Record summary
A computed fold for a 77-nucleotide RNA from a Planctomycetota bacterium, annotated as transfer RNA. Its Rfam family is "tRNA". It is annotated as a transfer RNA. The RNAcentral record of the sequence draws on ENA. Its mean pLDDT, the model's own confidence on a scale to 100, is 82. The organism belongs to Planctomycetota, within Bacteria.
RNA sequence: AGCGGGGUAGCUCAGUUGGCUAGAGCAGCGGAUUCAUAACCCGCAGGUCGAGGGUUCGAAUCCCUCUCCCGCUACCA
Numbered sequence: 001a002g003c004g005g006g007g008u009a010g011c012u013c014a015g016u017u018g019g020c021u022a023g024a025g026c027a028g029c030g031g032a033u034u035c036a037u038a039a040c041c042c043g044c045a046g047g048u049c050g051a052g053g054g055u056u057c058g059a060a061u062c063c064c065u066c067u068c069c070c071g072c073u074a075c076c077a
Stems, first nucleotide, its partner, number of pairs: 001073007010026004019057001028044004050066005
């Protein structure tokens, strides 16, 4: 330098033929249970969907640029 994959909640990830209000598990908080703790059960909170721009009535999803992570290839030495 080229190519491919990825960036969504504190963590691990789903959601991509554009449209219900953006979700799950774990973690956190509250409750219930217990002599108490754990487990199990109920509820709550937590998100500029990496950044900017474009298309569209409407974008996490499509297009462009940038940025970060992982892998492969090439070049130099």